[in-house]
Context: one part of a larger RNA
């Protein structure tokens, strides 16, 4: 390489959009590029295969024949792929009418709590721990009441619930805005799937400039513990955490499971929508079914096992990414990106 693989053994890009490319629904006709086939030329010899013969046999050799592949020219076929033209509606999209939602952005706003400050009551402790101490307090703390300031986060509702491509999203109101589901089957008529490069988004930490700073808290200081204690525990405490703008581009970015389509027993919850039934004055509740999400348990099947099991890790097709013994190493060098931190691409010697 062929092959075999990628939930946990090495291996699914963090996610989406999308260029080239690859792949692509039903039907009619034409063409004949792929495809199948005929004839002719070419395809050196040796080799391989078959017949006959020669070395005593064989290996070996001689001779004749056959075969195979590629290619060129001229014909033939038209099922499949392709191309062109026409048609269709089951894919896809649009329209109309409903609906659910912590989806996003911005502005305004609410209460509880912590902290600080002011005033008042009040007196000797408070705080902290396994126990202590550092620490706070007679310049009146802790506690209690009233008031003020400021920042951050939103108890209950709350859920195996919901929404989002992922990261993620939760007090309330308003405005702007994206996506989804269901119903009708009105319109377009394959417009689709995937996607190398590319682009956009992307937790936390970190970086730049300017604000903000209540609580928490790397670093740091002190008190303990200990043989030591650059820790765990305690008292403090700065970056940071928050906001605006700009970078960074990584995570156990996890379902450790790429996307799309089709097919394949059931049971039981739950979110959204619809249809029918029963009941009713009419509804709700209730029952059945359909579509679409989200959980659990399982048949067949799969799996090394664990387990997965219509939300597949089952059965198939298409496209992309990735893996190929451990260490060296996700490192060096070079390139690209970045203010930096670093990220990304990515070896070898050597060694077991």
């Nucleotide at each position: 390489u062929u092959g075999g693989g990628c939930g946990u053994a090495a291996a699914g890009c963090g996610u989406u959009c999308g260029u080239a490319g690859g792949u692509g629904g039903u039907u009619a006709a034409a063409c004949a590029a792929g495809u199948u086939u005929g004839u002719a030329g070419u395809u050196a010899a040796a080799u391989c295969c078959g017949g006959u013969c020669g070395c005593u046999c064989a290996a070996c050799g001689a001779u004749c024949g056959a075969a195979u592949c590629g290619u060129u020219a001229c014909g033939a076929a038209a099922a499949c792929u392709g191309u062109u033209u026409g048609a269709c509606u089951a894919g896809a999209g649009a329209a109309u009418g409903a609906c659910a939602g912590a989806g996003g952005c911005a502005a305004c706003u609410g209460g509880a709590a912590u902290u600080u400050c002011g005033c008042a009551u009040g007196u000797a402790g408070g705080g902290g721990u396994a126990a202590a101490a550092u620490c706070c307090g007679u310049u009146g703390a802790u506690a209690u009441g009233c008031g003020a300031a400021g920042g951050a986060a939103c108890a209950c509702c709350a859920a195996a619930a919901g929404c989002g491509a992922a990261g993620g999203c939760a007090g309330g109101u308003u405005g702007c805005u994206g996506g989804g589901u269901c119903a009708u089957u009105u319109c377009u008529g394959a417009c689709a799937c995937u996607g190398a490069g590319g682009a956009a988004c992307g937790a936390a930490a970190g970086c730049g400039u300017g604000g903000g700073g209540a609580g928490c808290a790397a670093a740091c200081a002190g008190g303990a513990u200990u043989a030591g204690a650059u820790a765990c525990c305690c008292u403090g405490g700065u970056a940071g955490u928050c906001c605006a703008c700009g970078c960074c581009g990584u995570a156990a970015a996890c379902g450790a499971u790429g996307g799309a389509u089709a097919c394949u027993c059931g049971g039981u919850g739950u979110g959204g929508a619809g249809a029918g039934g029963a009941c009713u004055c009419g509804a709700c509740c209730c029952c059945u079914c359909u579509c679409u999400g989200u959980g659990c348990c399982u048949a067949a099947g799969c799996u090394a096992a664990c387990g997965c099991g219509u939300u597949a890790a089952g059965u198939a097709u298409c496209c992309c990414g990735c893996c190929u013994g451990g260490g060296g190493a996700g490192u060096a060098c070079g390139g690209u990106c970045g203010c930096a931190a670093g990220a990304u691409u990515a070896a070898a010697a050597c060694u077991c």

Notes
Predicted 3D model of a 352-nucleotide part of an RNA (small-subunit ribosomal RNA, central domain) from Candidatus Peregrinibacteria bacterium CG_4_10_14_0_2_um_filter_43_11. It was read from a public genome assembly. Its Rfam family is "Bacterial small subunit ribosomal RNA". Taxonomically the source falls in Candidatus Peregrinibacteriota (Bacteria, Bacteria candidate phyla). The prediction has a mean pLDDT of 87.